[in-house]
Context: one part of a larger RNA
Molecule: small-subunit ribosomal RNA, central domain
Organism: uncultured organism
Parts: sequence; structure tokens; C1' cells
RNA sequence: CUGGGCGUAAAGCGCGUGUAGGCGGCUUGUUAAGUUAGAUGUGAAAUCCCGGGGCCCAACCCCGGAACUGCAUUUGAUACUGGCAAGCUAGAAUCCUGUAGAGGGUGAUGGAAUUCCUAGUGUAGAGGUGAAAUUCGUAGAUAUUAGGAGGAACACCAGUGGCGAAGGCGGUCACCUGGGCAGGUAUUGACGCUGAGACGCGAAAGCGUGGGGAGCAAACAGGAUUAGAUACCCUGGUAGUCCACGCCGUAAACGAUGAGUGCUAGACGUUGGGGGCUUGACCCUCAGUGUCGAAGCUAACGCAUUAAGCACUCCGCCUGAGGAGUACGGUCGCAAGAUUAAAACUC
Repeated sequence: CUGGGCGUAAAGCGCGUGUAGGCGGCUUGUUAAGUUAGAUGUGAAAUCCCGGGGCCCAACCCCGGAACUGCAUUUGAUACUGGCAAGCUAGAAUCCUGUAGAGGGUGAUGGAAUUCCUAGUGUAGAGGUGAAAUUCGUAGAUAUUAGGAGGAACACCAGUGGCGAAGGCGGUCACCUGGGCAGGUAUUGACGCUGAGACGCGAAAGCGUGGGGAGCAAACAGGAUUAGAUACCCUGGUAGUCCACGCCGUAAACGAUGAGUGCUAGACGUUGGGGGCUUGACCCUCAGUGUCGAAGCUAACGCAUUAAGCACUCCGCCUGAGGAGUACGGUCGCAAGAUUAAAACUC
């Protein structure tokens, strides 16, 4: 380089926006760059191949031919690809009318519960466990009633329900704001798809500065258990968890399944729209979300119109196990570390 692959065997970047590049709808005309046919020139010799010949044979050598699949020039062809010109509406976008939603941001606000404080009632226990103890309590606990403080999370509704590109999003109200879907078919007229680099977003934990701190709880202390127990269980408890701003950039970031387009039996749920009549446990249709299943695919498991089927376009990635996602170097970071990424050696 040609291949073969990427759900679970090695392999889909965590996700998006998008530059270069690659690829790109229908019709007509033109051009003739790619493509294609012919001609001419060239493509040194040797080598290779074929036919002969010479050393006794062979290796080797000599002669002739073919070949040198290439390049250049020139004359044509015009289906396809490209360029140019003109047009179209089936892709894409805009517009109008509706519509569902935990999509995002800011501010305000509500009730239940836990904890704490104050006061009342009340008296000897309460906690906790397999059983205990540490612990709390006659300085009045636990229980119960009233009032107050503060922080965090939002029971029921709640649903293989919804929304979002992914991470993710759940009390209520207001404001600001993104996207989707359906119907209309009014406008533009290929404006599209993918996307190396780049840029942005990105759970939890962690870091910096300043707040906050109810509950929970790494570390830590004590009590148990045990041969031991740096654990599992119990009593406490600090970072943290929360807020603002700034970093970090990783996850089994999973559907372990990249994005886009077209085609390919059905059946039953469910969410949001539209249409129909014979108004029904109805039918048709678009967009999602599930289960089962035909063909087909698969090593099997299984997938199966939400494909892992049949095809096309573009990107990413894999190439025996260990060494190793490590060392060194580079880049990024306050650090933790992240990212890029080998080799010796062993089997």
C1' cells in the first nucleotide's frame, strides 16, 4: 500500500458547533480537464520472456524478435465525473397557524421532615445491636406541647412518561431564553452531508478565593466482632456535600452500537400532533418511545423500519498477551494529574 474488521472477542472520539478536505438532487446547453479511441514520437544498453547459435553440457556468452503495460504531441468521441451558463423543486432553510415538555438562566416563594435553641408537662431511663458497649440523661434526657432559628432536599402526582447534542434535568410562581413536533404549502432555489485540525459544552470526585454548614459523611477517635480486624456493625466526627466566581476535563461519559441518506413482512403497548366517517374497545397519517417477531444477518448470544438487514458518503479507531495506557519528550494544569505515546525484555 492492498485487505479484514470495530454490541459482547482488539477496536466508535463523552457530546456538539464548525474550517480545510472528501462526497453531493432534477433538466437543458456549452466546454472537453478527468475518461475513452486512433495516429506519431519517445520509452539507452544490459536484464526478464520467445526463437536460434557458440564454449563437450550447464552456468555463461552472441544474434534476432517481442516486450518495456509509461510519457508527450495530435485528431476524434461526449455516456459518466468536473468547469461554465441558464432553469427546476422532491433535499435544506425561511415564513404563517397551532402544540407538548423535570430543556437552560435569574429572582421570589411554600409545606412536610431532620437538627438545634427557649418555655411548659413529666420521670428514670434513652440510644443502639445478632448480642453488647462506647454515647446521652436527676445540672432533668428520651417522650410530648407551644414558639423560634437555620440549611438542604422537594413525598404523593410519577409512568421501559417527557425534554435535552451529550453530561444531565423533578415543589410552586414570574421574567428572560434555546430546541422540537404537527398542519399550511407562502418564500429562497441545492444554500446540502460529513468533518482532520480548531473552538465550545462536559457527572462525580478534586483544587483556588470568599461565604454557608441542618442532615449525611472520606479521614480520624472510641466501642464491638475477631486468632488478628488498619474492615463489615455501633457511637461520635472534620474536609466535602450547598452558594458565587475561577480551574480541572475524566467515568462501565453504556445502547459497551459514530453521523447522514435511501430501501426492506407484520403484531401489540405508550407519548405529542393532524385527518376521516359509519362516533367506535374504529380507521388513516406524521414525529418520538417500548415489547415481540418475518426475511436477512451473526461464531453464538442475539439484532431485526429506533438493525447488528441491503447499499452509498464522510470521520474516528483496531492489528497476539504482558511490559503499558507505562517511560522519555511535547502540550495543558495552581496541584492532583490529563493528553499525545514508545522500546528493550518475556511468553